[in-house]
RNA sequence: AAGCUUGUAUGUCAAUCGGUAGACGAUUGGUCUCCAAAACCAAGGAUCUAGGUUCAAAUCCUAGCAAGCUUG
Numbered sequence: 001a002a003g004c005u006u007g008u009a010u011g012u013c014a015a016u017c018g019g020u021a022g023a024c025g026a027u028u029g030g031u032c033u034c035c036a037a038a039a040c041c042a043a044g045g046a047u048c049u050a051g052g053u054u055c056a057a058a059u060c061c062u063a064g065c066a067a068g069c070u071u072g
Base pairs, nucleotide, nucleotide: 001071002070003069004068005067006066007065010025011024012023013022019055027043028042029041030040031039048064049063050062051061052060
């Protein structure tokens, strides 16, 4: 320098070929317990960035940014 893949919550991952972004773990609060743990209930929290298409974009298109792999 070129090509390919990936980017969603604090972490690991979903989201049925466009239709209101969820699960589990973690954290916090509550129930329970003599206390703690476990168990159960609840809460907070996210689509890498900027444009475009569309009634509607995590999803499609373009350009960047970051990470990984391959080639030279």

A computed fold for a 72-nucleotide RNA from Companilactobacillus farciminis, annotated as transfer RNA. Rfam family: tRNA. Rfam classes the family as a transfer RNA. The source organism's lineage runs through Bacteria, Bacillati, Bacillota, Lactobacillaceae and Companilactobacillus. The RNAcentral record of the sequence draws on ENA.